[in-house]
Molecule: transfer RNA
Organism: archaeon
């Protein structure tokens, strides 16, 4: 330099055109003599920019980061 793949909360992950699923974690409450466990609630999100579309995490283009391969 060229090609391929990946990028989703603090972490892991599902969905792949119709307002993103679950788990862990964190906080609060209940329970408990206390802790742990359990129960309930809350908080936290699509790598960036543009395009297509009534509507984009999803499709297209460019970029960024990471990984793999070739030279």
């Nucleotide at each position: 330099g060229c090609g391929c793949g990946a990028g989703u909360g603090g972490u892991c992950u599902a969905c792949c055109g119709g307002u993103a699923u679950g788990a862990c974690a964190u906080u609060u409450g209940c329970c408990u003599u206390c802790c742990a466990a359990g129960c309930a609630a809350a908080u936290u999100g699509a790598c960036u920019g543009g395009g297509u579309u009534c509507g984009a995490u999803u499709c297209c283009c460019a970029g960024c980061u990471c990984g793999c391969g070739c030279a």